[in-house]
Context: one part of a larger RNA
Molecule: small-subunit ribosomal RNA, 3' major domain
Organism: Terriglobia bacterium
RNA sequence: UGACGGGGGCCCGCACAAGCGGUGGAGCAUGUGGUUCAAUUCGACGCAACGCGAAGAACCUUACCUGGGCUCGAAGCGCAGUGGACCGGGGUGGAAACAUCCCUUUUCGCAAGAACUGCUGCGGAGGUGCUGCAUGGCUGUCGUCAGCUCGUGUCGUGAGAUGUUGGGUUAAGUCCCGCAACGAGCGCAACCCUUAUCCCUAGUUGCCAUCGGGUCAAGCCGGGCACUCUAGUGAAACCGCCCCGGAUAACGGGGAGGAAGGUGGGGAUGACGUCAAGUCCUCAUGGCCUUUAUGUCCAGGGCUACACACGUGCUACAAUGGCCGGUACAAACCGUCGCAAACCCGUGAGGGGGAGCUAAUCGGAAAAAGCCGGCCUCAGUUCGGAUUGGAGUCUGCAACUCGACUCCAUGAAGCUGGAAUCGCUAGUAAUCGCGGAUCAGAACGCCGCGGUGAAUACGUUCCCGGGCCUUGUACA
Numbered sequence: 001u002g003a004c005g006g007g008g009g010c011c012c013g014c015a016c017a018a019g020c021g022g023u024g025g026a027g028c029a030u031g032u033g034g035u036u037c038a039a040u041u042c043g044a045c046g047c048a049a050c051g052c053g054a055a056g057a058a059c060c061u062u063a064c065c066u067g068g069g070c071u072c073g074a075a076g077c078g079c080a081g082u083g084g085a086c087c088g089g090g091g092u093g094g095a096a097a098c099a100u101c102c103c104u105u106u107u108c109g110c111a112a113g114a115a116c117u118g119c120u121g122c123g124g125a126g127g128u129g130c131u132g133c134a135u136g137g138c139u140g141u142c143g144u145c146a147g148c149u150c151g152u153g154u155c156g157u158g159a160g161a162u163g164u165u166g167g168g169u170u171a172a173g174u175c176c177c178g179c180a181a182c183g184a185g186c187g188c189a190a191c192c193c194u195u196a197u198c199c200c201u202a203g204u205u206g207c208c209a210u211c212g213g214g215u216c217a218a219g220c221c222g223g224g225c226a227c228u229c230u231a232g233u234g235a236a237a238c239c240g241c242c243c244c245g246g247a248u249a250a251c252g253g254g255g256a257g258g259a260a261g262g263u264g265g266g267g268a269u270g271a272c273g274u275c276a277a278g279u280c281c282u283c284a285u286g287g288c289c290u291u292u293a294u295g296u297c298c299a300g301g302g303c304u305a306c307a308c309a310c311g312u313g314c315u316a317c318a319a320u321g322g323c324c325g326g327u328a329c330a331a332a333c334c335g336u337c338g339c340a341a342a343c344c345c346g347u348g349a350g351g352g353g354g355a356g357c358u359a360a361u362c363g364g365a366a367a368a369a370g371c372c373g374g375c376c377u378c379a380g381u382u383c384g385g386a387u388u389g390g391a392g393u394c395u396g397c398a399a400c401u402c403g404a405c406u407c408c409a410u411g412a413a414g415c416u417g418g419a420a421u422c423g424c425u426a427g428u429a430a431u432c433g434c435g436g437a438u439c440a441g442a443a444c445g446c447c448g449c450g451g452u453g454a455a456u457a458c459g460u461u462c463c464c465g466g467g468c469c470u471u472g473u474a475c476a
Stems, first nucleotide, its partner, number of pairs: 001476002003473003007470007015460002019424005026315008034306002042053002064301007077123008088103006106115003126290002129288003135284002137279003140275001142273001147186006153162003166177003192267004197235002200232004206225001211222003238261001241255005317417001321376007333364003338357002343352003383414001388409007430452007
């Protein structure tokens, strides 16, 4: 000087408390451990591994296993030699890869030669093999925490100190005051995006607002940019104004006005560093290993196994509910290899059909909870839907291992979950549906969107994490 303390002081954070909803019990989905297996490829392991890499394993992917092939090799380049093809079509063997056979077949140039291409040889290949404790890059974490440092000066023999401590204040090393310090840098804040209000600009969306036409109805048509909206430029918030407190300061409390008030809400943004944290399987790369195999091609299998254990979720256990009929109101987004309307067929998944749309114009598209009416009356039930049998649909070369969905039948466990444990402070929790990426198909996961919309916070003693000062130390 740090680190640590079941030392002290001050102060924060859904840290506790106060509340609301869960997990832990059930069934299923998914990841992991374990076990099994020819293989169940590999990595990730307290927080910070476990719906994680994987934003999508039937083949492919694929790195694993079994078997069948190749060895200048699956791809590109250069040189030399050799051939005239390459491509395309067909036959045989085969699971395919591959092997082999047949048909067709070069171009330019007078030539030398050139172009293209097959084969052979050579140079250099290849490796998701090992080492993340040799590395780059990227990332997690403490932590959006308020800290981490430097120059000069001063003090100290020195390590170092001072500044950065102190009195106030703040979300903040934020600001004010003081002070042997005076300044500065990286962080904080602001500048950026979005959301909340308004003006202006602009109207193939919106509007009978206004005028006319028109319909069973409808911005449907003429017409018009007023409003809504869209998207672009601006304005607006600064403790600016008033009162009170305070050192007259910084600042704090209250009020007015205002769409918004004290960083308005949300996002992007992550200092010096810590964990030899994670990644050699994104990529790059040192070293080591491999070279008729640890490379490469192919078929089939596996990654989907199942006595069990854990994590994360979904659906429930019902009446604030279930079922049936009727009827409203979104936002964000996607679509030409695509989205697909009307209409017809089918109980349905879906099939036929193909208008329109390169999309504020057409389509996906029904929003759901809600509201209105009816049935059920507390029961393992008209709750719950697992499992199983049967019949189908779709994608795809192909759904046996191993897809999703539909219909009929079947109807399991489950009556609110022990010890323990998680999230959340407002348009939040809870609850309801909608969209997207990946993607032929395949989400209860992930990333977004809006609808309905709470309760509680006395307080900081205690648990956890953190910041500043101080104290002790046989630790560095």